Overview
Model confidence (mean pLDDT): 83 of 100. Transfer RNA from a bacterium, 72 nucleotides, folded computationally. It matches the Rfam family "tRNA". The family's RNA type in Rfam is transfer RNA. The sequence is in RNAcentral, with records from ENA.
RNA sequence: GCCCUCGUAGCUCAACGGAUAGAGUAGCGCACUCCUAACGCGCAGAUCGAGGUCCGAUUCCUCGCGGGGGCA
Numbered sequence: 001g002c003c004c005u006c007g008u009a010g011c012u013c014a015a016c017g018g019a020u021a022g023a024g025u026a027g028c029g030c031a032c033u034c035c036u037a038a039c040g041c042g043c044a045g046a047u048c049g050a051g052g053u054c055c056g057a058u059u060c061c062u063c064g065c066g067g068g069g070g071c072a
């Protein structure tokens, strides 16, 4: 330098182009308990950036950034 692949909550993962972007875990609150843990209920928390296509983009296209792999 070229090619492939990945990038979504603190972390690990979902999401036929149409949902209120959903879970687990972690966090916070409540309840339970003599206390703690476990279990239960609730709350908050995310689409790498900029453009484009589309009625509609997490999803498709382009460029860039970052991680991983391959070739030279």
Stems, first nucleotide, its partner, number of pairs: 001071007010025004018055001027043004048064005